[in-house]
Context: one part of a larger RNA
RNA sequence: UGACGGGGGCCCGCACAAGCGGUGGAGCAUGUGGAUUAAUUCGAAGCAACGAGCAGAACCUUACCCGGCCUUGACAUCUAUUAGUAUGCAGCCCAAAAGCUGCGGACUCUUCGGAGAACGCUAACACAGGUGCUGCAUGGCGGUCGUCAGCUCGUGUCGUGAGAUGUUGGGAUAAGUCCCGUAACGAGCGCAACCCCUAUCCUUAGUUGCAAUCAUUAAGUUGGGCACUCUAGGGUGACUGCCGGUGUUAAACCGGAGGAAGGUGGGGACGACGUCAAGUCAUCAUGGCCCUUACGACCUGGGCUACACACGUGCUACAAUGGUCGGUACAGAGGGUUGCCAAGCCGCGAGGGGGAGCAAAUCUCAGAAAGCCGGUCUCAGUUCGGAUUGGAGUCUGCAACUCGACUCCAUGAAGGCGGAAUCGCUAGUAAUCGCGGAUCAGCAUGCCGCGGUGAAUACGUUCCCGGGCCUUGUACA
Numbered sequence: 001u002g003a004c005g006g007g008g009g010c011c012c013g014c015a016c017a018a019g020c021g022g023u024g025g026a027g028c029a030u031g032u033g034g035a036u037u038a039a040u041u042c043g044a045a046g047c048a049a050c051g052a053g054c055a056g057a058a059c060c061u062u063a064c065c066c067g068g069c070c071u072u073g074a075c076a077u078c079u080a081u082u083a084g085u086a087u088g089c090a091g092c093c094c095a096a097a098a099g100c101u102g103c104g105g106a107c108u109c110u111u112c113g114g115a116g117a118a119c120g121c122u123a124a125c126a127c128a129g130g131u132g133c134u135g136c137a138u139g140g141c142g143g144u145c146g147u148c149a150g151c152u153c154g155u156g157u158c159g160u161g162a163g164a165u166g167u168u169g170g171g172a173u174a175a176g177u178c179c180c181g182u183a184a185c186g187a188g189c190g191c192a193a194c195c196c197c198u199a200u201c202c203u204u205a206g207u208u209g210c211a212a213u214c215a216u217u218a219a220g221u222u223g224g225g226c227a228c229u230c231u232a233g234g235g236u237g238a239c240u241g242c243c244g245g246u247g248u249u250a251a252a253c254c255g256g257a258g259g260a261a262g263g264u265g266g267g268g269a270c271g272a273c274g275u276c277a278a279g280u281c282a283u284c285a286u287g288g289c290c291c292u293u294a295c296g297a298c299c300u301g302g303g304c305u306a307c308a309c310a311c312g313u314g315c316u317a318c319a320a321u322g323g324u325c326g327g328u329a330c331a332g333a334g335g336g337u338u339g340c341c342a343a344g345c346c347g348c349g350a351g352g353g354g355g356a357g358c359a360a361a362u363c364u365c366a367g368a369a370a371g372c373c374g375g376u377c378u379c380a381g382u383u384c385g386g387a388u389u390g391g392a393g394u395c396u397g398c399a400a401c402u403c404g405a406c407u408c409c410a411u412g413a414a415g416g417c418g419g420a421a422u423c424g425c426u427a428g429u430a431a432u433c434g435c436g437g438a439u440c441a442g443c444a445u446g447c448c449g450c451g452g453u454g455a456a457u458a459c460g461u462u463c464c465c466g467g468g469c470c471u472u473g474u475a476c477a
Stems, first nucleotide, its partner, number of pairs: 001477002003474003007471007015461002019425005026316008034307001042053001064302002067299002070296001073127001077126001079123002088103005107116003129291002132289003138285002140280002143276001145274001150189006156165003169180004195268004201235006209226002214223002239262001242256005318418001322377007334365003339358002345352002384415001389410007431453007
């Protein structure tokens, strides 16, 4: 000087408390451990591994296993020679594909002599190739403490020196934010602001958007209109600016006015010096090591989907604030040409068929759901719950047996609110309700977004956890 203390002081944070809803019990989904296996590819391991890499394992992916097969190779550069390649057929390999063998066979230009490029065959040498090892050799990238308020430097001064001072002190702040004091005076990286979205108004513009007045229609449908909504460009606005009080005449705090918004308005992006030899050699890059007729390459099939069990994360429930039937209302944000797919038609349905429109403020996905109105059920393992299983189908795809999703009929398991323990959340939040998107042929209870309905509680900082500043002790560095 740090680190640490079941030392002290001060102060924060859904840290506790006050509340609301969960997890832990059930069934299922998914990840992991384990055990299993020919293989169940690999990595991730308290917070910060475990619906995480994987924004989607039937083949492919795929790295794993069995079997078949290739050796300058699936891919790159270079040399030589030959022939001429695309593609098709047959045979061999238990079967298949890959591979091997055989047969047949077509590039462009042309002065018809030939020339040219790509592709292909053969051969040789350099080489290719490796998701093989080392994240404790590395770059890059992201995680974490933590959006915590800290981390430092120059000059000066003090100290023999390590170092100190500044950065401590008094107040105030979300903040090393600011004020005052001060052997310090300044400065840098952080904080804040500048950026994006959102909340008000003005203005420009008026189609594909809008509908107040006029006419018109089944319908903003059409004429006419651009007020209003909306869209998207430009501006305005909020600064403790104003008033009162408190305060040291300060910084600031409390209350008020005006205002769409008030004290950082709400949300996002933004992550200091560093810590964890934390993570990743399997995104990529890369040093070293290792393999080179194999640890490389191709293919068929299997596996990653297995299952006495244990854990994490979720979904659905256990019902009446509910189930079911009928009627009826209101979003936002997105996607669409190998695409989204309307109307009318067929099917109980998944879907089929159909073909209009739309590269989309125009067409379409697209019915929002909870809600509201009415009927029914009457407390039951039930008209709750839907697992499981049987049958029949639909769709995608070369192919749904291992191993897809969905539909219909039948079946109708556990489950009556969950022990110890434990998690999230302070407002348009929690809870609850549906909708969209990425990936994607198909496959979503996951992820990323969107809106609808919309609470309760916070006395307070004694305690638990994490953190910041000062101080003290130390057999620690």
Small-subunit ribosomal RNA, 3' major domain from an uncultured prokaryote, 477 nucleotides, folded computationally.
Its mean pLDDT, the model's own confidence on a scale to 100, is 84.